[in-house]
Context: one part of a larger RNA
RNA sequence: CUGGGCGUAAAGGGUGUGUAGGUGUCCUGAUGGGUCAGAUGUGAAAUCCAACCGCUCAACGGUUGAAUGGCGUUUGAAACUAUCAGGAUUGAGGACACUAGGGGAGAGUGGAACUCGCGGUGUAGCGGUAGAAUGCGUGGAUAUCGCGAGGAAUGCCGAUGGCGAAGGCGGCUCUCUAGGGUGUUCUUCGUAUGAAGAGUCAUUCAGUUUAUAUCUUCGGAUUACGAUUGAAUGGUCCUGACACUGAAACACGAAAGCUGGGGGAGCGAACGGGAUUAGAUACCCCGGUAGUCCCAGCCUUAAACGAUGUACACUUGGCAUGUGCUAGCAAUAGUGCGUGCCGUAAGUAACCUGUUAAGUGUACCGCCUGGGGAGUAUGCUCGCAAGGGUGAAACUC
Repeated sequence: CUGGGCGUAAAGGGUGUGUAGGUGUCCUGAUGGGUCAGAUGUGAAAUCCAACCGCUCAACGGUUGAAUGGCGUUUGAAACUAUCAGGAUUGAGGACACUAGGGGAGAGUGGAACUCGCGGUGUAGCGGUAGAAUGCGUGGAUAUCGCGAGGAAUGCCGAUGGCGAAGGCGGCUCUCUAGGGUGUUCUUCGUAUGAAGAGUCAUUCAGUUUAUAUCUUCGGAUUACGAUUGAAUGGUCCUGACACUGAAACACGAAAGCUGGGGGAGCGAACGGGAUUAGAUACCCCGGUAGUCCCAGCCUUAAACGAUGUACACUUGGCAUGUGCUAGCAAUAGUGCGUGCCGUAAGUAACCUGUUAAGUGUACCGCCUGGGGAGUAUGCUCGCAAGGGUGAAACUC
C1' cells in the first nucleotide's frame, strides 16, 4: 500500500458558516467526451507460459503458438454518465397563519440573605471543633430592634422538564434580535391559467348571553375576558434541484490565566497563625492577597463526553414526558416535532446498542496502525506572556 477499523481495545476534528473538490430527484429531446461492440494497425527480439523437437537425460537450445496493462485509426450503439436545450415537484427554500421556550444583546428594577457603618436595648462572654486552640469581646462583642451603604447571586416554581450548533443559558419588566415546531384540506366544472361550492382561518360590523370587575340612590346601571349566531371582505399559495458533505479560510468557543481601567459583600489559590501527627509544606479551625464581578482587548485549551462526525432513506413494539394540530361535551383516540426508559429483528469480543442505532444502505469529511521514548526534540507558525498548533528519530521492551 491493499485490506481492516474509530461507544469502552489505537482512532470522530470542541462547534458552526462555508470556498475548491467529491456526490446528487423525476420526465423529454439533442450531442456522442466517458462507456460498450465490431474491424484494422501497432504493441521489436530475448524472457515468462503451452505443445512438439534437438543435444544419451537435464540444464541448454530450436520451431510454432499463446500472452503482451495498452495505444492509434475507423464503423457503429445510446441504457448509464457527461454537456446543452426544454419541462415537472416529491428534495430544498420562501410567503401567510398559529405556536412553545432559562436562545442572544442592551437598559431598568424587586425581594431574601450577607458584610460594614450609625443609633437603641443589654452584659460577659462569643466563635469554632471529634475535642481544642489561634481569633473576636468591658475601648461593650455575641444576641436583638431601627436606619443607611455596598457588592454578588437569583430561594420556592424546578422536573427524569425547556432553549441553543457547541461552549452554555434561570428573579421581574421593557426594547432590539436569531433559530425551531405545526397547518395550507376536500368536491364539481374546465386542455390550462382558473371558476364555483363545502370546510377552515383572519379582520371588520351587527345581534344574543355572561362577573368574580367598576359605579350605586342597593332598585339597578356600565363594560371586559369569553361563549355563540349572522353578514361582508380577504387567505387557503409561491420559486423550481436552488441540494448533501466540506480540505483551506472565517466565526464562536467553560474554567483558569494575561494587559489596561473600574469594582470588591461573600468566597478564596498563595501566604500567616492554631491544631492533628513520628513528621504534616495536607485533610480540620481562625485570618487572608491575587482571583471570582464590570468595561475594552488577548488567550483557544478541557473527561470541550452521548468518550458515539454530518446528511438522507429503510427496518416489530410498549410505557412516560414537553409542545403543536385534528376529532370529541369529556375521558380519550389519531397525527407531527422533541426528551427519556424498556425491549424485537439485527449487530457486538463482550458489556451493551436497538426508529434519538452501535441495525441495513448511500454520499462526503476527520482520524487510527504495538508499548515506552513523547504530545518530547527540531523547524515553521500563532501569542504580551503563560503557552498553543503542526510534530519526529535514535534507543529500548